[in-house]
A computed fold for a 474-nucleotide part of an RNA from an uncultured Bacteroidia bacterium, annotated as small-subunit ribosomal RNA, 3' major domain.
Context: one part of a larger RNA
RNA sequence: UGACGGGGGCCCGCACAAGCGGAGGAACAUGUGGUUUAAUUCGAUGAUACGCGAGGAACCUUACCCGGGCUCGAACGGCAUUUGACGCGAUACAGAGACGUAUUGCUUCCUUCGGGACAGAUGUCGAGGUGCUGCAUGGUUGUCGUCAGCUCGUGCCGUGAGGUGUCGGCUUAAGUGCCAUAACGAGCGCAACCCUUGCCGUCAGUUGCCAUCAAGUAGUGUUGGGGACUCUGACGGGACUGCCACCGCAAGGUGUGAGGAAGGGGGGGAUGACGUCAAAUCAGCACGGCCCUUACGUCCGGGGCGACACACGUGUUACAAUGGUCGGGACAGAAGGAAGCUACACAGUGAUGUGGUGCCAAUCUCAAAACCCGAUCUCAGUUCGGAUCGGAGUCUGCAACUCGACUCCGUGAAGUUGGAUUCGCUAGUAAUCGCGCAUCAGCCAUGGCGCGGUGAAUACGUUCCCGGGCCUUG
Numbered sequence: 001u002g003a004c005g006g007g008g009g010c011c012c013g014c015a016c017a018a019g020c021g022g023a024g025g026a027a028c029a030u031g032u033g034g035u036u037u038a039a040u041u042c043g044a045u046g047a048u049a050c051g052c053g054a055g056g057a058a059c060c061u062u063a064c065c066c067g068g069g070c071u072c073g074a075a076c077g078g079c080a081u082u083u084g085a086c087g088c089g090a091u092a093c094a095g096a097g098a099c100g101u102a103u104u105g106c107u108u109c110c111u112u113c114g115g116g117a118c119a120g121a122u123g124u125c126g127a128g129g130u131g132c133u134g135c136a137u138g139g140u141u142g143u144c145g146u147c148a149g150c151u152c153g154u155g156c157c158g159u160g161a162g163g164u165g166u167c168g169g170c171u172u173a174a175g176u177g178c179c180a181u182a183a184c185g186a187g188c189g190c191a192a193c194c195c196u197u198g199c200c201g202u203c204a205g206u207u208g209c210c211a212u213c214a215a216g217u218a219g220u221g222u223u224g225g226g227g228a229c230u231c232u233g234a235c236g237g238g239a240c241u242g243c244c245a246c247c248g249c250a251a252g253g254u255g256u257g258a259g260g261a262a263g264g265g266g267g268g269g270a271u272g273a274c275g276u277c278a279a280a281u282c283a284g285c286a287c288g289g290c291c292c293u294u295a296c297g298u299c300c301g302g303g304g305c306g307a308c309a310c311a312c313g314u315g316u317u318a319c320a321a322u323g324g325u326c327g328g329g330a331c332a333g334a335a336g337g338a339a340g341c342u343a344c345a346c347a348g349u350g351a352u353g354u355g356g357u358g359c360c361a362a363u364c365u366c367a368a369a370a371c372c373c374g375a376u377c378u379c380a381g382u383u384c385g386g387a388u389c390g391g392a393g394u395c396u397g398c399a400a401c402u403c404g405a406c407u408c409c410g411u412g413a414a415g416u417u418g419g420a421u422u423c424g425c426u427a428g429u430a431a432u433c434g435c436g437c438a439u440c441a442g443c444c445a446u447g448g449c450g451c452g453g454u455g456a457a458u459a460c461g462u463u464c465c466c467g468g469g470c471c472u473u474g
């Protein structure tokens, strides 16, 4: 000077408490450990690994295993020699394919005739490596933590390491500010500037809208028209403790105060200081060193990454009546769409198929569920629950055996609210309901990222648990 303390003081955070809903018990999905295996590729391992890299493992991917091929090599550059179809396409044979063999079609350009361009072959120098080292590195990332801290210049103090400033009082979400002060200033952080959402105005109206006028229809902004309204999207305004009352020297605080769409940081996002963990990544990429070079490179077929006594994490579905089933009725937002999204009609119980229309989309389309109304079930392993299994199909794709999704019929397991323990959440939040997107032929998505619908309870308080900040003490 730090760090630490079952030392002290002050303060904060869904940290506890107060509440609501979960996990831990069941079945399944998924990741991991372990075991197994020819291989079950590799990495990630308290918080900060475990629905993580992976925003798509049937082949490919793919790095792993078995087998079959190649060795200037799957791609590229230089030099030398050589050829002018060795190249490209088609067919046939054998083969698991890569590849090999055979036949056949097409076939160079410029030229000063020395050669050059182009392409191939041979040789060679470079190649290639998801091989090792993240403890040699760059870049990027997690975490403490969006915590309020971390420093510098000059001055002053100290022999010095260092201190002061940055301490103290009040205040703040904040090293935010005010006062005080051997310090005076400054920088990186905080805040603000940025995006979005909530209110209003101006401008602009098509594909959006329809109050007024007119036309038309079984019906519909359908048509003429209009810019009022909604909306779209560009520019502005608006909130500043500005006003009032009280407390305070001030900064600021309090108020069922006024006005206002919004009130004291309005809500959300982006933004992550100096540094810590030799944290993570050589398998995104780059790169030093080491290693392989007829193989640790590369092509192909098949298998594996999907195994299964077991253990753990994260989830989905449930155990039911605030519910299940059947019939009828209603209301979103944000995205996507051409090898695409598909209205509508028909066939099929259905997945889907056939025909067919619109849309390169504010025009067409995908397209809601919980909810409301009515009926039924009457507390049961059930009209709860849907695992598992049998059969029959649909679709994608060269191909669904290992190993796809979906549909229909049948089957109908565990499960009656879960021990110790543990997690999330303070408001349009939790809970609950559906919808969309990326990846993608299809999909193991119950995951991830978004979107809207319905919509709570509780917070006395800071003694205690956890983490953190400042001062002080050993």
Base pairs, nucleotide, nucleotide: 004474005473007472008471009470010469011468012467013466015462016461019425020424021423022422023421026317027316028315029314030313031312032311033310034308035307042053043052064303065302066301067300068299069298070297076126077125078124079123080122081121082120083119084118087106088105089104090103091102092101093100108117109116110115128292129291131290132289133288137286138285139281140280141279142277144275149188150187151186152185153184154183155164156163157162168179169178170177194269195268196267197266199237200236201235202234203233204232205231209226210225213224214223215222240263243257244255245254246253247252306444319418323377324376325375326374327373328372329371336365337364340359341358344355345354346353347352384415389410390409391408392407393406394405395404431454432453433452434451435450436449437448

It was read from a public genome assembly.